This is a predicted structure of a 146-nucleotide RNA (c-di-AMP riboswitch aptamer (ydaO/yuaA leader)) from an Actinomycetota bacterium. Lineage of the source: Bacteria > Bacillati > Actinomycetota. Its mean pLDDT, the model's own confidence on a scale to 100, is 76. Its Rfam family is "c-di-AMP riboswitch aptamer (ydaO/yuaA leader)". Rfam's curators write: This family represents a conserved RNA structure found upstream of the ydaO and yuaA genes in Bacillus subtilis and related genes in other bacteria.
RNA sequence: GCAACCUUCCGGCUGAGUCCCCGCCACAUAUCCGCGGGGAUCGGGGGACCCAGUUACUGGGGCGAAUCGCAGGCAAGAGCCGCGUAGCGCCAUCUCUUUCGGCGCGAGCCCGUCAGCUAACCCCGUAAGCGACCGAAAGAGCCCAU
Numbered sequence: 001g002c003a004a005c006c007u008u009c010c011g012g013c014u015g016a017g018u019c020c021c022c023g024c025c026a027c028a029u030a031u032c033c034g035c036g037g038g039g040a041u042c043g044g045g046g047g048a049c050c051c052a053g054u055u056a057c058u059g060g061g062g063c064g065a066a067u068c069g070c071a072g073g074c075a076a077g078a079g080c081c082g083c084g085u086a087g088c089g090c091c092a093u094c095u096c097u098u099u100c101g102g103c104g105c106g107a108g109c110c111c112g113u114c115a116g117c118u119a120a121c122c123c124c125g126u127a128a129g130c131g132a133c134c135g136a137a138a139g140a141g142c143c144c145a146u
Base pairs, nucleotide, nucleotide: 012130013129014128018040019039020038021037022036023035024034042125043124044123045122046121051116059114060111061110062109063108068084069083070082072081073080074079087105088104089103090102091101094141095140096139097138098137099136100135
């Protein structure tokens, strides 16, 4: 710090949730998918001294952004709906940060009377589910070329 033409392919999101090796299955031989095992990575929990905390109950606690309210509506009630809200995510520049604007989420599940922090140490997970032409700026990097 610019740029012409042609062709092909790629560049997505929430989440810790990805990668490698061995065996099985299958098979002409391999690969993929699937199953089992091991490892790495990333994520989470338990767990001393010190520190913190203070003994009741209406138990308490963990993962997660997902908490806390209403003088709202429907209900006998449970509950359902609605309106907000702490907080969270997206809007594809290769990545990151910030601003403005716009659009969404603000759930669910688990432990089982038990757990503050916490070195060593121990344990668990490494899923699931989506999207289809897509807002505008500023800055810092990366790569490439000279």